Predicted 3D model of a 74-nucleotide RNA (transfer RNA) from an Erysipelotrichaceae bacterium.
Its Rfam family is "tRNA". Gene Ontology term of the family: triplet codon-amino acid adaptor activity. The family's RNA type in Rfam is transfer RNA.
It was read from a public genome assembly.
RNA sequence: CGGGGUGUAGCACAGCUUGGUAGUGCACUUGGUUAGGGACCAAGGGGUCGCAAGUUCAAAUCUUGUCACUCCGA
Numbered sequence: 001c002g003g004g005g006u007g008u009a010g011c012a013c014a015g016c017u018u019g020g021u022a023g024u025g026c027a028c029u030u031g032g033u034u035a036g037g038g039a040c041c042a043a044g045g046g047g048u049c050g051c052a053a054g055u056u057c058a059a060a061u062c063u064u065g066u067c068a069c070u071c072c073g074a
Stems, first nucleotide, its partner, number of pairs: 001073007010026004020057001028044005050066005
């Protein structure tokens, strides 16, 4: 320098193909249970989807640019 992959909640990920209310598990908070802790049960909070722009009635999803990590090639 060229090409590919990944980026979504504190952590690990799904959702993208085929645009239509942002989800799951663990973790966290509160309550129950226990002598206490753990486990278990119930309820709850937390993310404008790496960043920016475009298309569209509507974008995590399509298009373009860009950043970080990573792989391959030179």